[in-house]
RNA sequence: GCCUAGAUAGCUCAGUUGGUAGAGCAUUCCCAUGGUAAGGGAAAGAUCAGCGGUUCAAAUCCGCUUCUAGGCU
Numbered sequence: 001g002c003c004u005a006g007a008u009a010g011c012u013c014a015g016u017u018g019g020u021a022g023a024g025c026a027u028u029c030c031c032a033u034g035g036u037a038a039g040g041g042a043a044a045g046a047u048c049a050g051c052g053g054u055u056c057a058a059a060u061c062c063g064c065u066u067c068u069a070g071g072c073u
Base pairs, nucleotide, nucleotide: 001072002071003070004069005068006067007066010025011024012023013022019056027043028042029041030040031039049065050064051063052062053061
């Protein structure tokens, strides 16, 4: 230098043909227990890596950039 995959909640990851962003763990509150753990219920938590474009509408499609992992020379 070129190619491929990836970047979404504090962490690990989903997100189907473009149409209100989700799960588990963790956090907070409640239930329950003589008490604790386990268990049940609820809440909060996201500029969807950045910028631009297409579209009525973009995490999703297109271009460029940054970062991470792997491969080729």